[in-house]
RNA sequence: GGAGUCAGCCAGGCAAUCGCGGGUGUUGACCGGUGCAAAUUCUCUCGGGAAAUUGCCCGCAACAUCGGAGGAAAGUCCGGGCUCCACAGGGCAGGGUGCCAGGUAACGCCUGGGGGGCGUGAGCCUACGGAAAGUGCAGCAGAAAAUAUACCGCCGACUCGUCGGUAAGGGUGAAAAGGUGCGGUAAGAGCGCACCGCGCGACCGGUAACGGUUCGUGGCAGUGUAAACCCCACCCGGAGCAAGACCAAAUAGGAAUCUGUGGUUGCGGCCCGCAAUUGGAUUCGGGUAGGUCGCUAGAGGUGCGUGGUGACAUGCAUCCCAGAUGAAUGAUUGCCCAAGACAGAACCCGGCUUACAGGCUGACUCCGGUU
RNA sequence: GCGCUGGUAGCUCAGCUGGAUAGAGUACCUGGCUACGAACCAGGCGGUCGGGGGUUCGACUCCCUCCCAGCGCG
Numbered sequence: 001g002g003a004g005u006c007a008g009c010c011a012g013g014c015a016a017u018c019g020c021g022g023g024u025g026u027u028g029a030c031c032g033g034u035g036c037a038a039a040u041u042c043u044c045u046c047g048g049g050a051a052a053u054u055g056c057c058c059g060c061a062a063c064a065u066c067g068g069a070g071g072a073a074a075g076u077c078c079g080g081g082c083u084c085c086a087c088a089g090g091g092c093a094g095g096g097u098g099c100c101a102g103g104u105a106a107c108g109c110c111u112g113g114g115g116g117g118c119g120u121g122a123g124c125c126u127a128c129g130g131a132a133a134g135u136g137c138a139g140c141a142g143a144a145a146a147u148a149u150a151c152c153g154c155c156g157a158c159u160c161g162u163c164g165g166u167a168a169g170g171g172u173g174a175a176a177a178g179g180u181g182c183g184g185u186a187a188g189a190g191c192g193c194a195c196c197g198c199g200c201g202a203c204c205g206g207u208a209a210c211g212g213u214u215c216g217u218g219g220c221a222g223u224g225u226a227a228a229c230c231c232c233a234c235c236c237g238g239a240g241c242a243a244g245a246c247c248a249a250a251u252a253g254g255a256a257u258c259u260g261u262g263g264u265u266g267c268g269g270c271c272c273g274c275a276a277u278u279g280g281a282u283u284c285g286g287g288u289a290g291g292u293c294g295c296u297a298g299a300g301g302u303g304c305g306u307g308g309u310g311a312c313a314u315g316c317a318u319c320c321c322a323g324a325u326g327a328a329u330g331a332u333u334g335c336c337c338a339a340g341a342c343a344g345a346a347c348c349c350g351g352c353u354u355a356c357a358g359g360c361u362g363a364c365u366c367c368g369g370u371u
Numbered sequence: 372g373c374g375c376u377g378g379u380a381g382c383u384c385a386g387c388u389g390g391a392u393a394g395a396g397u398a399c400c401u402g403g404c405u406a407c408g409a410a411c412c413a414g415g416c417g418g419u420c421g422g423g424g425g426u427u428c429g430a431c432u433c434c435c436u437c438c439c440a441g442c443g444c445g
Stems, first nucleotide, its partner, number of pairs: 001367010012336007020068001022066007031059003035056004040051004070342001074353002077351005082240004089272004094236005099113005114128001115126004129231002134229002136225003151170002153166006178196006197220001198218005203212003244293004254284006263277004300319008337340001372444007381397004390428001399415005421437005
């Protein structure tokens, strides 16, 4: 100097003016309230009623002040909190996950490790349990496709085109009884032996997955597919803030059909079981549909320390950082530069996935040059 | 918020217990028939199976992810 790998961060900036929704505070005799309380006046059928005043509360307005989208707020693909239905019970069905250990509220996430694959390397990827439980499937080609089989070939025999032996060689295919060498044989073959590979057992190391240039043993178990059914292990009750709670209003009076000792609902796969209710269900028609809470202080952020390889856990200090409900977070102007991407909260968190202009920082690898 | 379905030729649809040339109708082109046209007959053209990745010997089909369109419930 070039090429690359991993981890992390930023997400145009500044100023002025106008505006939007939220919190807090102050002000408001000349804003409002069937609000609450107090004392005053008037009236009376002595229960009360009316008028104006002050304070508080609520709303509204003005002013001041504080803060006002994201790393993905997105997709809704997983997991949890929260709420209601039994603080969710038993069974069947169904679904999910799948090497080992750990982290966590939990997970299909993360961390560390093992096996396998890719890369010269830093590193990256990995749905990676079971095919010696059972079933299914494997087109075409090929002699033969999961069953041991023989097309060419090789060898032997004779009645000379048949029989027998063989699985080395050829050919087909994604896949055809492990590979190399020596011996052996009529020709051959784990038929025998050596080495490599494979299975099983022991031993050693490791929590385990697994590993071992260790020892013994078996001539070698018979292909692939489980993102085919399935088996094994573990996990999963349902619904979702339009959950749900409260205030106000309404649920009047009707019509038709079905069903009746058990029915209906919760219970939204089914059965059992539990709870509630006493006539119930469906359709038509009529009426109502406003407000408050849930709502943001949280598995929270930042800094320092401790334990741990790490994910993470924990202690102390410190900070408060959107909360709308037709739904705010914007517009205009000026200046600067490297000229600004993807994109907008709606109950809240943890992940994953996807989209994304440009820039910055740190660690590391390979190649080339120079000293 | 929750749930479901679909995407295959210009158009409308098959094919989805994985099997090799992805098929039918219609449209278009060529030829025949006819005096000519339509209809009819014969032949032909035309495909990113919505995009990407994986499983498998092999994927339109199975799995994951993304995009687009539509429907239902509260």